[in-house]
RNA sequence: ACCGGGCAACCGCCGCAACGUCGCCGCGAACGCCCGGACCGGGGACCCACCGCAGUUCUGGGGUGAAGCGCAACGGCACGCGAGUGCCGGAGCGCCGGGCGAGUUCCCCGCCCGAACCCGUCAGCUAACUCGGUAGGCGGUCGAGGAGAACAA
Numbered sequence: 001a002c003c004g005g006g007c008a009a010c011c012g013c014c015g016c017a018a019c020g021u022c023g024c025c026g027c028g029a030a031c032g033c034c035c036g037g038a039c040c041g042g043g044g045a046c047c048c049a050c051c052g053c054a055g056u057u058c059u060g061g062g063g064u065g066a067a068g069c070g071c072a073a074c075g076g077c078a079c080g081c082g083a084g085u086g087c088c089g090g091a092g093c094g095c096c097g098g099g100c101g102a103g104u105u106c107c108c109c110g111c112c113c114g115a116a117c118c119c120g121u122c123a124g125c126u127a128a129c130u131c132g133g134u135a136g137g138c139g140g141u142c143g144a145g146g147a148g149a150a151c152a153a
Base pairs, nucleotide, nucleotide: 010140011139012138013137014136019036020035026033027032038134039133040132041131042130043129048124060122061119062118063117064116068095069094070093071092074089075088076087077086078085079084096114097113098112099111100110101109105147106146107145108143
């Protein structure tokens, strides 16, 4: 000097999910709960939007989130004498959406992702009002790509 691995600090990324660092009371050894302000989301009038009335059904309907739509090789199950039909899953493909390549915007190129959960038959929008969340997961010099403007330091 190079390569590989680990830990801590530091820096940074996805995301609303961070800051103060104990601040009314109270709990706690402490962290913290709590508190302050901040960020994000749900419910909820008039106006507007929607629109016949009543009822029935349930894979009802709705919400957070980028996490949706369509086609479909193939597989499974059920029914059928059979050709086959229905349901479920689904490699892959297309459209759409989101993120990354070390500040920001647009463009090009490349890469990755499209999960999970909640309400419980009920929700258009929505001032006042009201309810809730502030989790989790990663990276370590990279595409020092092109253009322009602005900002920060």
c-di-AMP riboswitch aptamer (ydaO/yuaA leader) from Modestobacter caceresii, 153 nucleotides, folded computationally.
The source organism's lineage runs through Bacteria, Bacillati, Geodermatophilales, Geodermatophilaceae and Modestobacter.
The model forms 92% of the base pairs in the Rfam consensus.
The RNAcentral record of the sequence draws on Rfam and Ribocentre.